Description: RNAcentral holds the full RNA, with entries from ENA. A computed fold for a 1283-nucleotide part of an RNA from a Candidatus Komeilibacteria bacterium, annotated as large-subunit ribosomal RNA, half B. It matches the Rfam family "Bacterial large subunit ribosomal RNA". The source organism's lineage runs through Bacteria, Bacteria candidate phyla and Candidatus Komeiliibacteriota. Model confidence (mean pLDDT): 81 of 100.

[in-house]
Context: one part of a larger RNA
RNA sequence: CCUUCGUUAAGGAACUCGGCAAAAAAGCGGCCGUAACUUCGGGAUAAGGCCUUCCUUCUUCGUUCCUCACUACGUUCGGAACUACGAAGGACAGGUCCCUUUGGUUUAAUAACUUAGGGGACUUGUCCUCCGAAGCUCAAGCGUAGCGCGGAGCGAAGGAGGACGCAGCGAAAGAUUUCAAGCGACUGUUUACCAAAAACACAGGUCCCUGCUAAAGCGCAAGCUGAUGUAUAGGGGCUGAUGCCUGGCCAGUGUCAGAAAGUUAAGGGGAUGGGUGCAAGCCCUGAACCGAAGCUCUGAUGAACGCCGGCGAUAACUAUAAUCGUCCUAAGGUAGCGAAAUUCCUUGUCGGGUAAGUUCCGACCUGCACGAAUGGCAUAACGACUUGAAAACUGUCUCAACGAAGGACUCGGUGAAAUUGCAAGACGAGUAAAGAUGCUCGUUUCCCGUAACUAGACGAAAAGACCCCGUGAAGCUUUACUAUAGCUUGGUAUUGAAUUAGGGUUACUCUUAUUCAGCAUAAGUGGGAGACUUUGAAGCGGCGACGUUAGUCGCCGUGGAGUCGACAGUGAGAUACCACUUUGGAUUGAUUUUAAUUCUAACCUCGCUCCGUUACCCGGAGCAGGGACAGUAUCAGGUGGGUAGUUUAACUGGGGCGGUUGCCUCCCAAAAUGUAACGGAGGCGUUUACAAAGGUUGGCUAGCUCCUGAUGGAAACAGGACGCGGUCGUGCAAACGCACAAGCCAGCUUUACUGCAAGAGCGACAACUCGCGCAGUUGCGAAAGCAGAAGUUAGUGAUCCGACCGUACGAUAUAGGACGGCGGAAGCUCAACGGAUAAAAGUUACUCCGGGGAUAACAGGCUGAUCACGCCCGAGCGUCCACAGCGACGGCGUGGUUUGGCACCUCGAUGUCGGCCCAUCGCAUCCUGGGGGUGAAGAAGCUCCCAAGGGUUUGGCUGUUCGCCAAUUAAAGCGGUACGCGAGCUGGGUUCAGAACGUCGUGAGACAGUUCGGUCUCCUAUCUGUUACGGGCGCAGAAUCUUGAGGGAACUCUUUCCUAGUACGAGAGGACCGGAAAGGACAAACCUCUAGUGUACCAGUUGUGGCACCUGCCGCAUUGCUGGGUAGCUAUGUUCGGCACGGAUAAACGCUGAAAGCAUAUAAGCGUGAAGCCGUUCCCAAGAUUAGGAUUCAUUAUCAGACACCUAAGAGACCAUUAGGUUGAUAGGCUCUAAGUAUAAGUCCCGUAAGGGAUUAAGCUGAGGAGUACUAAUAUGUCGAGA
Repeated sequence: CCUUCGUUAAGGAACUCGGCAAAAAAGCGGCCGUAACUUCGGGAUAAGGCCUUCCUUCUUCGUUCCUCACUACGUUCGGAACUACGAAGGACAGGUCCCUUUGGUUUAAUAACUUAGGGGACUUGUCCUCCGAAGCUCAAGCGUAGCGCGGAGCGAAGGAGGACGCAGCGAAAGAUUUCAAGCGACUGUUUACCAAAAACACAGGUCCCUGCUAAAGCGCAAGCUGAUGUAUAGGGGCUGAUGCCUGGCCAGUGUCAGAAAGUUAAGGGGAUGGGUGCAAGCCCUGAACCGAAGCUCUGAUGAACGCCGGCGAUAACUAUAAUCGUCCUAAGGUAGCGAAAUUCCUUGUCGGGUAAGUUCCGACCUGCACGAAUGGCAUAACGACUUGAAAACUGUCUCAACGAAGGACUCGGUGAAAUUGCAAGACGAGUAAAGAUGCUCGUUUCCCGUAACUAGACGAAAAGACCCCGUGAAGCUUUACUAUAGCUUGGUAUUGAAUUAGGGUUACUCUUAUUCAGCAUAAGUGGGAGACUUUGAAGCGGCGACGUUAGUCGCCGUGGAGUCGACAGUGAGAUACCACUUUGGAUUGAUUUUAAUUCUAACCUCGCUCCGUUACCCGGAGCAGGGACAGUAUCAGGUGGGUAGUUUAACUGGGGCGGUUGCCUCCCAAAAUGUAACGGAGGCGUUUACAAAGGUUGGCUAGCUCCUGAUGGAAACAGGACGCGGUCGUGCAAACGCACAAGCCAGCUUUACUGCAAGAGCGACAACUCGCGCAGUUGCGAAAGCAGAAGUUAGUGAUCCGACCGUACGAUAUAGGACGGCGGAAGCUCAACGGAUAAAAGUUACUCCGGGGAUAACAGGCUGAUCACGCCCGAGCGUCCACAGCGACGGCGUGGUUUGGCACCUCGAUGUCGGCCCAUCGCAUCCUGGGGGUGAAGAAGCUCCCAAGGGUUUGGCUGUUCGCCAAUUAAAGCGGUACGCGAGCUGGGUUCAGAACGUCGUGAGACAGUUCGGUCUCCUAUCUGUUACGGGCGCAGAAUCUUGAGGGAACUCUUUCCUAGUACGAGAGGACCGGAAAGGACAAACCUCUAGUGUACCAGUUGUGGCACCUGCCGCAUUGCUGGGUAGCUAUGUUCGGCACGGAUAAACGCUGAAAGCAUAUAAGCGUGAAGCCGUUCCCAAGAUUAGGAUUCAUUAUCAGACACCUAAGAGACCAUUAGGUUGAUAGGCUCUAAGUAUAAGUCCCGUAAGGGAUUAAGCUGAGGAGUACUAAUAUGUCGAGA
């Protein structure tokens, strides 16, 4: 010193994030007594008060025992009497069975039934005789039980009297309580190993699904759970007891429902077209149409996911707005609550509590951003929950002290670890990859240890978890992409029969067909002059079909002979007639398809029965039910974060957010070209072709300014100018061009051509750009010539892929062809524009890996915009007056405390805010000291100069630094030191994992928003550093006493009084200078006093064990507890300290005094002048290697001295030091004594006893003081100068 304990004066939470920890009190013993609130159960042991030991005695109760009497029972000995029972015999009575006799009834009769009597067998009961033995009764004794009287013991409760102590539940064990709020109803559960909670669960509520082979779940399936359950059951979601309640919105998303319509796959269907072939054919293509769910669409639905506005105006003070207007919406937040676990601003405002309240409670409502089962608001009880307050209590604190045990230390034994580039490992300043033991300069330092402390070794530990990066990983999410299980829908197969209804196609028959004109409702073409008619024409009546409402057609009846065509009209001429065909329709047949219904034979049956069986399995048979459905397989559509694989850009003064990404023009760009930045400015993703913005030929000159001219003006149009140039114009940005025009106008035109191309420019490549000239063919021009688009520079996209045009190069035996090649042109905001894919978003605080100080957060460094502090100028303020005090607009510095900038060390780790402990430095000084000025009367101030010696408070709130507040003070300074200090402490905040609120997000999740909770490693320090203590050697042998080079410590302030109520002042007030006293804080020493401790001192006392018992004594229970306390150690106690003085100075003030005849404190010279500087005070100090000085001893050895060794403590971790070592009081012992405790034991006396009194201020006593050799310090060894 650490850990665990014991005690503590005065104060009592002042500590601290927080009463953490500790302490204390009450103790499921007794009596009394208990509030608000309440779900009436609770709350409640609420709270609070009193008692508790021992002795004697009394009362009551319980229990045990004893004596006696009585009763009952049992038992023993003896005697007497009686009898059950057993055996034998006998008598009487009854019952059952058999035999026999008699009577009666019935029958045809045997026979059957029945009555009475007799006999036999068996059996039951009673009685008698005899035998055996037991039993019973009586008397005596004994035992047990009960009851009564009495007595004794024990226990409990109560009363009375008495006794002792500081203390009586005497030790141990055994709730602290109250008030108020939040959250959660409760008991319970949870992150085994940092979170126990407000999280989970819960009973209760509600919604959804599920009719049994249930839904749901597991499984490929079989099968199983659900459940041997059946809607009062089962599954799922949300909420979370209870009470009062649960508002509006169905636009979005989801879910559910919906015989229409649209869209829609496979499949069916096959028009059309194609290839080939002589053809038959074969092979392709595949339109219309049919084809489900889904989606669209229409509704419903919120205790489904969710959502629930803005602006303006208005009342007779003001303010506010019941009110009005307007816009939007699916609807605009109702009740309740509200600065809240939700409120940013915010410590909102008011009230309460406190001396003081960022917390807390009650209100208000301006709700950034409450709000109604993601439930709202209340709520008794409950909570190791969170928050605030109080009582009690205390070492939490003021402020620490002492003691105990175990370590640490020494000795003996045993014996690790991390770590380690090398070490011969100092300080200061500087330098350096920007914080040096190792470099430079300087300073200091003899060599080596032991015990300690941690400031540094950017200490150790863990290839940083924060941050960034990686075309890293993983988990999770979703309306990312792509798949997919599952679910669902349609086709086909398993899969059959029949009926009805409908659709398509086809065949036959029949029918239908209206522009206008025309008698008429003319389908088309061809043929055709006749056709039909008593086998019944016209007309009329009825019915039916169609319908363009005009009529047409058919059937039946009547009727009884005609009706039409050829002519006119029409593009087309007769339904006069015939044939073929088209449109719409009908009947029938065939075929195909759809829907409905029926059947049974596939198929199904976790329905029943039977069989196989040991069988609730399984199989078979039968019955019943369902039934071509279901189920299954396959093809196809839909749905599908249920599952899976992936993607989710780069630049970037860190990353994210924002911005940008290709091309053109200018500046930057430094006079060739080129040249970067998240430098400064702008553009492009085209346009122009019948009337050109192209070609060519020819021609022309805009614009501005001034003057003049009707309306007429600044500006319309016209004229003029030997006025101005290139300012106008150029399709569009800018630059560069352009008058011979590239600008403007007109004529004719298409060179906005084909095939090439010498040679250049530019460029990493790929690309890009210019182009003489040749051939062909054109245009314009008289011609020379010009023309392969546009005044130039933007107007864009590689490769792959498929399609198109051309070519006819290959084309799998051959021919042809599919297909490919070659040439051309088209298809990409592939705009992240050299384009990863046809096709892609998020989140991680649950995270992981690899890297980075290539890159952020802390700190350092550089810088100094900002910041702080000065200086210059002096507009103004200050009544006057720039400068007592201020000082605008501006300018210049210093510092390196703020916020920043940069990204230089550190990411194979430099721990981050605040507090505590401990400091140290600077001065731009808060106080104290010395001065100048003052708008200084005094006092008190303001301002400036010098000055860093010392000092610089305690509390309330908050994690706070800061700040506000309370009370003080001489003052309550500002900063640096890794925002000093976590191998020194804490861990409240921030910053992991849990949870909640508000807000954002579809979600996973997120928030310099809030809230509750949340492991701080090393018993061991190697080196430097620091504090102590030693060893060695040196200082030419020793001992004793010293000097002081050098270093360190200290250095303080206030109040009161006197001078003096004086100077000053109208007064109020009120000094300087000088003198005295007291005190605070700080520091040192000490223990006489006070106080604490005092675990080997004394006493009291509880429980228990022991010495056989009593007495007495001892052990254990924290030293058992309690009351005191010697020495020692201590503070809260006592004593003492800062002074005074000298020297040199600072600011400042002077003397003399020139330069400069004056003036001037200065230039020469001389002074005054501060808590500051140097001394003076105290401490260390000759390793002060410069090793000092003095005195004494030793220096021929039989040596000075020292050490070892021993006894010890005024010393002490060890070592050392000191006191001693027989010529001795060093320690122990003994005696005396101080001091402590408080009257021992034994004996005697008193008392019933507890107990008291006397002997007795006794006995006992650790460390104190004396004395005394009884014991032990005996004996001995080693070193030691010789020059």